Notes
Model confidence (mean pLDDT): 85 of 100. SAM riboswitch aptamer (S box leader) from uncultured Phascolarctobacterium sp., 94 nucleotides, folded computationally.

[in-house]
RNA sequence: UCAUCAAGAGUAGCUGAGGGACUGGCCCGAUGAAGCUACGGCAACCACACCACGGUGAACGGUGCCAAUUCCAACGGAGUUUUCCGGCAGAUGA
Repeated sequence: UCAUCAAGAGUAGCUGAGGGACUGGCCCGAUGAAGCUACGGCAACCACACCACGGUGAACGGUGCCAAUUCCAACGGAGUUUUCCGGCAGAUGA
């Protein structure tokens, strides 16, 4: 810089109090947070195969991910109890 972010996917062991980026909220957590390890799974960005070059397929490899829409909001606009759109920030990949 570009693309995507409403779907999907967890158990065990060690350990022991925090975690969800930041701020505010709202949540998760001793029926075990975060972290590490093992095994498993999801997805399909790269790589791979095919191709009518639009895509399609598969999941051995490189990443990523496996509470809640990126948990929600925050800034701007529209609408007007409810809501919607965009932006910022962030995450991941190339």
The organism belongs to Phascolarctobacterium, within Bacteria.